[in-house]
């Protein structure tokens, strides 16, 4: 540098659900808890799904990064 991952090392993250709080809501934060994850680290750039407003067109400093893809970064081993 690469990015193929059966292993190895240090390990890491944390679904559902429960408690507390925030939000109109999707959902979010903290604590508990583990379904899983080789990027389940970061990022709405593209798609998708979801929420709210609107007669509709459309709109929101909307939501989801563990829905998919892309971009950036990263451990071990191999090469």
């Nucleotide at each position: 540098g690469u990015a193929c991952g059966c292993a190895c090392a240090g390990g890491g993250c944390a679904a559902a659900c429960c408690g507390u709080g925030g939000g109109c809501g999707a959902c979010c934060a903290c604590g508990g808890g583990a379904c899983g994850c080789a990027a389940a680290g970061c990022u709405u750039c593209g798609g998708g799904a979801c929420u709210c407003c609107u007669c509709g067109a459309g709109g929101a400093u909307g939501u989801c990064g563990g829905c998919c893809g892309g971009g950036c970064u990263g451990u071990c081993a191999g090469c």

c-di-GMP-I riboswitch aptamer from an Acidobacteriota bacterium, 79 nucleotides, folded computationally. Of the family's consensus pairs, 95% are formed in the model. Taxonomically the source falls in Acidobacteriota (Bacteria, Pseudomonadati). The sequence was found by an Rfam model in a public genome assembly. Rfam family: c-di-GMP-I riboswitch aptamer. Rfam's curators write: GEMM was predicted in a large-scale screen for bacterial structured RNA regulatory elements. Its mean pLDDT, the model's own confidence on a scale to 100, is 84.